[in-house]
């Protein structure tokens, strides 16, 4: 330098041919339980990389940018 693919909560990770509240696990907070903890149970907070476009409607489609990964040179 060229190509492919990815970016969703603190971490991992689903979301599919665009549509109702964006799941789930670990973690965090509060409560129950316990002599106290751990484990378990209940509840809660927290996220679509950025900007623009298409559309009645975008995590999803299009463009640009940014940041990792892999391959080629």
């Nucleotide at each position: 330098g060229g190509a492919a693919g990815a970016g969703u909560a603190g971490c991992a990770a689903a979301g599919u041919u665009g549509g109702u509240c964006a799941a789930u696990g670990c973690g965090c907070u509060g409560g129950a339980u316990u002599g106290a903890a751990a484990a378990u149970c209940c509840a809660g907070a927290g996220a679509u990389a950025a900007a623009g476009g298409u559309u009645c409607g975008a995590a999803u489609c299009c463009u640009u940018u940014c940041u990792g990964u892999u391959c080629c040179a």

Transfer RNA from bacterium SCSIO 12643, 73 nucleotides, folded computationally. Rfam family: tRNA. The prediction has a mean pLDDT of 82.